[in-house]
RNA sequence: UUGCCAGAGAGUUUGAUCCUGGCUCAGGGUGAACGCUGGCGGUGCGUCUAAUGCAUGCAAGUCGAGCGAUAACUUCGGGUUCGCCCGGAGGGAGAGCGGCGAACGGCUGAGUAACGCGUGAGUAACCUAUCCUUGAGUGGGGUAUAACCUGGAGAGAUUCAGGCUAAUCCCGCAUACGAUCCCUGGGCCCUGGCGCAGGGAGGAAACCCGCUUGCGGGGCUCUAGGAGGGGCUCGCGUCCUAUCAGGUAGUUGGCGAGGUAACGGCUCACCAAGCCGAAGACGGGUAGCUGGUCUGAGAAGAUGGUCAGCCAGAGGGAGACUGAGACACGGUUCCCACUCCUACGGGAGGCAGCAGCAAAGAAUUUUGGGCAAUGGGCGAAAGCCUGACCCAGCGACACCGCGUGGGGGAUGAAGGCCCUUGGGUCGUAAACCCCUUUUUCAAGGGAAGAGUAAGGACGGUACCUUGAGAAUAAGCCCCGGCUAACUACGUGCCAGCAGCCGCGGUAAUACGUAGGGGGCGAGCGUUACCCGGAAUUACUGGGCGUAAAGAGCGCGUAGGCGGCUGAGUAAGUCAUUUGUGAAAGCUCCCGGCUUAACUGGGAGAGGUCAAGUGAAACUGCUUAGCUGGAGGGCAGUAGAGGAAAGCGGAAUUCCCGGUGUAGCGGUGAAAUGCGUAGAUAUCGGGAGGAACACCAGAGGCGAAGGCGGCUUUCUGGGCUGUGCCUGACGCUGAGGCGCGAGAGCGUGGGGAGCAAACAGGAUUAGAUACCCUGGUAGUCCACGCCCUAAACGAUGGAUGCUAGGUAUGGGGGGUAUCGACCCCCCCCGUGCCGUAGCUAACGCGAUAAGCAUCCCGCCUGGGGACUACGGCCGCAAGGCUAAAACUCAAAGGAAUUGACGGGGGCCCGCACAAGCGGUGGAGCGUGUGGUUUAAUUCGAUGCUAAGCGAAGAACCUUACCAGGGCUUGACAUGUUAGUAGUAGGAACCCGAAAGGGUGACGAUCUCGGGGUAACUCGGGAAGCUUUCACAGGUGCUGCAUGGCUGUCGUCAGCUCGUGCCGUGAGGUGUUGGGUUAAGUCCCGCAACGAGCGCAACCCUCGUCGUUAGUUAUAUUCUCUAGCGAGACAGCCUCCCACAAGGAGGAGGAAGGUGGGGAUGACGUCAAGUCAGCAUGGCCCUUAUGCCCUGGGCUACACACACGCUACAAUGGCCGGUACAAUGGGUUGCUAAAGCGCGAGCUGGAGCCAAUCCCACCAAAGCCGGCCUCAGUUGGAAUUGCAGGCUGCAACCCGCCUGCAUGAACGUGGAAUCGCUAGUAACCGCAGGUCAGCACACUGCGGUGAAUACGUUCCCGGGCCUUGUACACACCGCCCGUCACGUCAUGGAAGCCGAGAACGAUUGAAGUCACUGAGCUAACCCGCAAGGGAGGCAGGUGCCGAGGUCGGGUUUGGUAACUGGGACGAAGUCGUAACAAGGUAGCUGUACCGGAAGGUGCGGCUGGAUCACCUCCUUU
Repeated sequence: UUGCCAGAGAGUUUGAUCCUGGCUCAGGGUGAACGCUGGCGGUGCGUCUAAUGCAUGCAAGUCGAGCGAUAACUUCGGGUUCGCCCGGAGGGAGAGCGGCGAACGGCUGAGUAACGCGUGAGUAACCUAUCCUUGAGUGGGGUAUAACCUGGAGAGAUUCAGGCUAAUCCCGCAUACGAUCCCUGGGCCCUGGCGCAGGGAGGAAACCCGCUUGCGGGGCUCUAGGAGGGGCUCGCGUCCUAUCAGGUAGUUGGCGAGGUAACGGCUCACCAAGCCGAAGACGGGUAGCUGGUCUGAGAAGAUGGUCAGCCAGAGGGAGACUGAGACACGGUUCCCACUCCUACGGGAGGCAGCAGCAAAGAAUUUUGGGCAAUGGGCGAAAGCCUGACCCAGCGACACCGCGUGGGGGAUGAAGGCCCUUGGGUCGUAAACCCCUUUUUCAAGGGAAGAGUAAGGACGGUACCUUGAGAAUAAGCCCCGGCUAACUACGUGCCAGCAGCCGCGGUAAUACGUAGGGGGCGAGCGUUACCCGGAAUUACUGGGCGUAAAGAGCGCGUAGGCGGCUGAGUAAGUCAUUUGUGAAAGCUCCCGGCUUAACUGGGAGAGGUCAAGUGAAACUGCUUAGCUGGAGGGCAGUAGAGGAAAGCGGAAUUCCCGGUGUAGCGGUGAAAUGCGUAGAUAUCGGGAGGAACACCAGAGGCGAAGGCGGCUUUCUGGGCUGUGCCUGACGCUGAGGCGCGAGAGCGUGGGGAGCAAACAGGAUUAGAUACCCUGGUAGUCCACGCCCUAAACGAUGGAUGCUAGGUAUGGGGGGUAUCGACCCCCCCCGUGCCGUAGCUAACGCGAUAAGCAUCCCGCCUGGGGACUACGGCCGCAAGGCUAAAACUCAAAGGAAUUGACGGGGGCCCGCACAAGCGGUGGAGCGUGUGGUUUAAUUCGAUGCUAAGCGAAGAACCUUACCAGGGCUUGACAUGUUAGUAGUAGGAACCCGAAAGGGUGACGAUCUCGGGGUAACUCGGGAAGCUUUCACAGGUGCUGCAUGGCUGUCGUCAGCUCGUGCCGUGAGGUGUUGGGUUAAGUCCCGCAACGAGCGCAACCCUCGUCGUUAGUUAUAUUCUCUAGCGAGACAGCCUCCCACAAGGAGGAGGAAGGUGGGGAUGACGUCAAGUCAGCAUGGCCCUUAUGCCCUGGGCUACACACACGCUACAAUGGCCGGUACAAUGGGUUGCUAAAGCGCGAGCUGGAGCCAAUCCCACCAAAGCCGGCCUCAGUUGGAAUUGCAGGCUGCAACCCGCCUGCAUGAACGUGGAAUCGCUAGUAACCGCAGGUCAGCACACUGCGGUGAAUACGUUCCCGGGCCUUGUACACACCGCCCGUCACGUCAUGGAAGCCGAGAACGAUUGAAGUCACUGAGCUAACCCGCAAGGGAGGCAGGUGCCGAGGUCGGGUUUGGUAACUGGGACGAAGUCGUAACAAGGUAGCUGUACCGGAAGGUGCGGCUGGAUCACCUCCUUU
């Protein structure tokens, strides 16, 4: 460079972020099952559970060419009592002897962790029937026995006795090319191997068939070889568990023997004492192994069904026999369990073969056809047998293929659903028209599969042809995010969903249904399991300061790793060759079924394998050297390093004595306690124990724990210099060993102070605490244990490398000097800052948390659990090691923004303080709560509800209650029908009214036709009656909303763009230094700008100028209405930084925002309002709508809030007298005048208002008088009587007047409110609402103060900073006991199983050994009788399955009771923790306590705050 191959993530912890970390999902797969559905074909697959039990049938036979006998039947001959009998020949069933097979094939996976399997070797330590090849032979004899016959036993299975007979049955003899054995010699090779030579020993056989002269064929025996098959041995590989650490007596080895095909303790006797094990023996659990299969990018993980190879098993266990081969699935013997038969004596049986049955289970098929093919057994062959096999059947169980139609078709049909009512959508979808026939049905033809004439289960199948007809054929899941796909209705934390997050409490895209949509499709979903994603066990490919994780520290064993230079070797390593890695499978190429699945052929790939040859860099090994690592020597040196002994002074306490007197002590304040028996204080003397002030430092030493007065003795380590010696002697370190604060334990001392426990006093709701007074263990010493800590740098050890700066401890060198100092440099230690780099960030940064190497330890979600059980250790306390069930969807780290703090700093505000006046007490008014009621309508509820909505409830208002009425309605729009005596309507009747009824009288407008006109006919409008749509609702939801409003707060804040910083949330800007009322302004600054707020602009008051002006005239002024001027820190001095700005002064009407108003940032409180209005949804419709009368909203034991009037002399009363402003007025204000004590009445001028009126108004004030400290001449409540006004109407329930009455109240507890100047306080006036009603509200003017040192404190707020476990944000979070419920689990007297061994005892079958007096054909001897050899029965012994007994062991179930744990809605008690959490917290240990917890001792910072010391950075 080219080519090929090739790895995707998401949801969920938070207010948000990054990280860590778990959980979950998307993919693929299956011998599957379940739910819904289901047209066809091909190819595969189909008891995963009970190796549980099996009815019935079949699954291994064959050979007459090995042998004897023979039935049926046929035929011939003979006999005959004519029933038939006898003999020969053919025929050959069934059975028997004999041979081969039955050890294959088929099934299953219980056992097995093993040379069982895989792979590669070995066998000189072996076997092999049938088959092939080679050589040699097949001679001659003998004895039995089944069948058969006869007789017997038995229910039967079966069996006994006697008699006869054959063979390829059996037994001698002969022969022996090989072969075997022994002896001798010698060669190659080497465990017992192969040749050679000589000698010796002992061992074979079976016949049959065909034509038959002799041949041919098939057998048999011996031998050598081959092929294939097997036995045995070895290297390597092959699951979990150490909570299994020691195991082993035939055990390990030897000698000898036996045994086997063969090696071997395989077995036995003897001898020795070995052998295995941390590289995991032994034990426990689980499991057939492999080729392969699934997943995966790969590495790898999981798996071993079908097919193939190996192993193992045949009801459980044991044994041998036969045989080439078995210790034998369809053989045998025995024991056991089970089933069946039985005449009770005894027998029979083994589907984990093919079908099939039962059972179990979520679940797995026909008691089918055929030997046609392939293969197997027997046979010379024909052939027979073959549930192996080939086919068919059942099952969507899987994979593959096909179809359920194709084209046209818009009125976009009907119908469904939605709808803003316009429409949209299902949808070219349907209908309808044209076409096709895969499939289906029917009919006809019809294979290949067969080498060889015939013979095909499949099969009248595949396939072909013809015909009919769109005909026979679509479902399932999902639609909140992940994840493709949305609406309506129902439901209302219910019913339900859910893989995770989570949905559902009245507007649910999440539940159910429907419409629509998405996905897949004869399937679709669910469940279960495996891999993946998961780099979440990390070899590839992770981590350990704070997230889980460095052992408390050292010494050191095994092991792992190891400096420089040569030489050799070739184990590792590399290259190449050979062998092997079965087939199938996989990949590629080519081919066969119409395609595909499936299948055939070829090639490739696949091992940590074996062998040969070669290379020699690296590692290893051997060897020779080196000095840099390491160690040693020599010369110096610092030190609280360790151990022991001795010594010293200060202080506390105690004792003695003196002086001295009433207190001392202690605390936030007190008390307990001590003291007149003399304390405390003070002086002198003495005793005793413990600890060592100052020096002292982030300093020093030590491996850590830790070590601190002085002296001496003993002793360990370090550093510097030198470069003298050794020559890699090194690093780390599983186990192991040692050390190891404090507390604690044992024994003996000691005991001054301190001090768990304990006692008392306080505090407190309580106070098992914090505080105080006492006080015992303990603290101290000696010896011995314990062995844990926040044993921390939360950071293992070693080595090398990688910028600097600075401080300090120790040593050395250079320079300089008389010398020390100064200056420069090197090494070792201890700190800080910092570059690169690293880190999630914080931070680390030559003392690494950087870059690398080596070794060790440790982690894998939270809880359960620093726990249980087991083991080891300990006197005990306890320590070390260390799970599971169950449960949660998180638990965490760092950092960010807020909020909060009984954290800090700065600042502001009538926030406090300083003042003045009030409230809280009284009476009354008003509002609210509560209560009451038929109703007391509703709302507002800390500040921010409560003289609030309401700027005014007698009716009305009015929404509430009672009663009486109306029903298209009191009101709107449209519509149907009707309508001239219609609409309207006097009057009358019922009635409380509303309403109901009667009803004289009685219309209008418009168009058209007729008529001069009056008028008339027809239609329409209005109105009315009526029908249907609808109206109406102060009914619900302010938590569905709009709008408006309150509050923080007129507080100074809230943001944006771009840039920069940060992985990011976010920061910067906006922080800092000043300053301001202010994020106001200035300066500085990685920021530069901008927006909403602040300020200003607007209105008003104050000064002046100016213009204009009505309302008798005049008008400078005043006034009214406009327009302007004026104030800006402008001027001066000072302060500050030459700034911003501040202090003072001048001038000025006004001075630092001149006073007041309007104006309310982003937002907060689901704040308030559906009853002001509007509005979604829901609800009512002869009533939840509408009308009317009366009542209620005005009730009254109480409580609260806001006010009024007072309690009096700064006053009250009487008389006189002065001065406002803002406003209002035509259904209105109302003058003069008159009447009335008065409210008021009469009256009516004037005024639509700078003109008139309210009102020539004020009141406090001023002048004068009386009252004289009292419940009064204070105070006015309450009540009586008499009046006035408004109004249909003052009873419930108005206001006012006069007379009379004359309550509480004498300055108001705790507490609390307003106000900083024309303010507070006091005084009156006006207005709105309103018929009337004002102590309220909104305005107006009059008189007119006091005080502010100041910011410590209370409250609220702003900015900065800090801590946080809070984020619904401290009204937060959260801990433990107790009580209740559910669940799993530990302990436990016991009870019930299961497993493997052990000991003792008993001991079947059977092999082997011995015996064998009984029995005995072959061979030998013998004439025979008989004997011998050999054999059999029987007996004995070893071994031996199993049984019984026994004690232990492992494991499981269960259990009265008991321990803790988890979870659960709002339970109880407290408040431990998070902020300085209100006593900083945490921690090991000890004691104590209802509980969290408290206290002691020692430790840690993962403690806030303030101060000091020191260091660093910058200048």